[in-house]
RNA sequence: GAAGUGGGCUAGGCCGUCGCUGGUGCAAGCGUGGAAACACCGCACUGGAGGAACGUCCGGACUGCAUAGGACAGCGUAGCAGGUAACACCUGCCCACCGUGAGGUGAGGAUUAGAGCAACAGAGACGAGUCUGGCGGGAGUGUCGAAAGAUAGACCAGCCGGGGUGAAACGGGCAAUCUCUACGCGCAGCAAUACCAAAUAGGCAUGCGAUGAACUGGUUCCGGCGAGCAUGCGGGUAGGUAGCACCGAGCUGAGUGGGCGACCCUCAGCCCAGAUUAAUGGCGGUCACAUGGUUGCUUGCAGCCAUGCACAAAAUCCGGCGUAUCGGCGCACUUCACAC
Numbered sequence: 001g002a003a004g005u006g007g008g009c010u011a012g013g014c015c016g017u018c019g020c021u022g023g024u025g026c027a028a029g030c031g032u033g034g035a036a037a038c039a040c041c042g043c044a045c046u047g048g049a050g051g052a053a054c055g056u057c058c059g060g061a062c063u064g065c066a067u068a069g070g071a072c073a074g075c076g077u078a079g080c081a082g083g084u085a086a087c088a089c090c091u092g093c094c095c096a097c098c099g100u101g102a103g104g105u106g107a108g109g110a111u112u113a114g115a116g117c118a119a120c121a122g123a124g125a126c127g128a129g130u131c132u133g134g135c136g137g138g139a140g141u142g143u144c145g146a147a148a149g150a151u152a153g154a155c156c157a158g159c160c161g162g163g164g165u166g167a168a169a170c171g172g173g174c175a176a177u178c179u180c181u182a183c184g185c186g187c188a189g190c191a192a193u194a195c196c197a198a199a200u201a202g203g204c205a206u207g208c209g210a211u212g213a214a215c216u217g218g219u220u221c222c223g224g225c226g227a228g229c230a231u232g233c234g235g236g237u238a239g240g241u242a243g244c245a246c247c248g249a250g251c252u253g254a255g256u257g258g259g260c261g262a263c264c265c266u267c268a269g270c271c272c273a274g275a276u277u278a279a280u281g282g283c284g285g286u287c288a289c290a291u292g293g294u295u296g297c298u299u300g301c302a303g304c305c306a307u308g309c310a311c312a313a314a315a316u317c318c319g320g321c322g323u324a325u326c327g328g329c330g331c332a333c334u335u336c337a338c339a340c
Base pairs, nucleotide, nucleotide: 001336002335003334004333005332006331008329009328010327012287013286014285015284016283017282018281020048021047022046023045024044025043026042029041031040032039033038050311054322055321057320058319059318060317061316062189063188064187065186074185075184076183077182078181079093080092081091082090083089094108095106096105097104098103109180110179114178115177116174117173131163132162133160134159135158137156138155141152142151143150144149193242194241195240196239203233204232205231206230207229208228215224216223217222218221250270251269252268253267254266255265257264258263289308290307291306292305293304294303295302296301297300
């Protein structure tokens, strides 16, 4: 210098202006909405997306229901050891394969418990014994011969050897086919769940009611009609509040703390988005970056113009995995070439 391998960090900056939304403090009215529950209204200060917030594929927290214990079924995992709240995740080591190498990939237990499967080629492919050659034997036929006998091809079972096909030919393979073994899992999910709680319909209790309820015509009374009326309670729906913005498997920093490492320990500091018509934005300017065009020369820089500036946006919360991504910065290592 070229080509690579494996981790890490970042995810445009600044200014102006108009907004949206959470929290805290102060202040307000007998305020507004609503039957109520409850919500809203002013000013100041302050917080406000991501490395994947995504897919919802695993594992948990949390909640409700179920539950003596165990087993079967079902689903899942699979070298050995460790990490972790847990995992199918991560780390170390072994083995196999790929790569010159740094490294990468691996559902990596069991095929004398049982079953199933194998393209093409080949006579034959999971069933067993067979296409071809030789040997001798058996039974029978033809031919030659007077007979004894000799000889030929087909049949039956046996022995021996060679050849061909194919990944594999009485010997293996596949468990990412069923199965077996060991281990794990109760079921459902924040639309979980808990509380407050209308209207309407229906339910229950008490009281009144054919000695006339409610409705109705004239109105302290008289009629019409003829079986309900009043009060209370309870369940559930709309609606509202909590769950839910978290003192936490929390975040940041340090350690001549432990460990090969994943990770753990100690100390110090910090409190860090949050709705349900669903906030985190719009516009303008400027700088940076990339691409294209053009002008100038000092020939790889400067100016001008245009265009672009990724993937994508929380919704109960965490730990992983997978997938998407314009670019930029930095670290460790490998191979090749050259120079000293």